[in-house]
RNA sequence: CCUUGAUAAGGGCAAACCCGUCGCGAGGCGGGGGCGCAAAGCUUCCGGUCUGCAACAAGGCAGAUAGCGGAGUUACCGGA
Numbered sequence: 001c002c003u004u005g006a007u008a009a010g011g012g013c014a015a016a017c018c019c020g021u022c023g024c025g026a027g028g029c030g031g032g033g034g035c036g037c038a039a040a041g042c043u044u045c046c047g048g049u050c051u052g053c054a055a056c057a058a059g060g061c062a063g064a065u066a067g068c069g070g071a072g073u074u075a076c077c078g079g080a
Base pairs, nucleotide, nucleotide: 004078005077012037013036017032018031019030020029021028022027035067041073042072043071045070046069047068048065049064050063051062052061053060
């Protein structure tokens, strides 16, 4: 440096749900709360799913989801 993840150490993030708030909506943000996660850090490039618009047939455009998967990129600790 690359690969890799044990019963280790120090830690990190935070599902559902509740409260407030933003949004037509999917959903986002803040607080509480922990289902879980070795990248559940970051990035919509590809696919999936979801929402809106117009169509109503396929398709199209815009958006959401990074905790759906792939890909890119950065990273703590190390038994084997």
This is a predicted structure of an 80-nucleotide RNA (c-di-GMP-I riboswitch aptamer) from a Gammaproteobacteria bacterium. The coordinates come from a structure-prediction model, not an experiment, and the mean pLDDT is 85. Rfam family: c-di-GMP-I riboswitch aptamer. Rfam's curators write: GEMM was predicted in a large-scale screen for bacterial structured RNA regulatory elements.